[in-house]
Record summary:
A computed fold for an 84-nucleotide RNA from Virgibacillus sp. AGTR, annotated as c-di-GMP-I riboswitch aptamer. Taxonomically the source falls in Virgibacillus (Bacteria, Bacillota, Caryophanales, Bacillaceae). The coordinates come from a structure-prediction model, not an experiment, and the mean pLDDT is 87. The sequence was found by an Rfam model in a public genome assembly. Of the family's consensus pairs, 95% are formed in the model. Rfam family: c-di-GMP-I riboswitch aptamer. About the family: GEMM was predicted in a large-scale screen for bacterial structured RNA regulatory elements.
RNA sequence: GGUUGAUAAGGGCAAACUUUUCGAAAGGGGAGGACGCAAAGCCUAGGGUCUAAGGAUUCUAUCUAUGAUCGCCUGGUUGCCAAG
Repeated sequence: GGUUGAUAAGGGCAAACUUUUCGAAAGGGGAGGACGCAAAGCCUAGGGUCUAAGGAUUCUAUCUAUGAUCGCCUGGUUGCCAAG
């Protein structure tokens, strides 16, 4: 330095839920709280999934992303430690 991630060390993040706030919604931010996570750090680059304001239509329903999800997967990129 690379690979790999264990009965190691120091730690890190933070699901559901509660509360508050933004948003049409999906969902996001703050506080509390821990289900879990070796990248549960970052990036929508490809796919999947969710929503449908607006738009369209065969019109009280259906379709549609420019919206969302990185704790859905793949990929890119950066990083702590070190049994092997």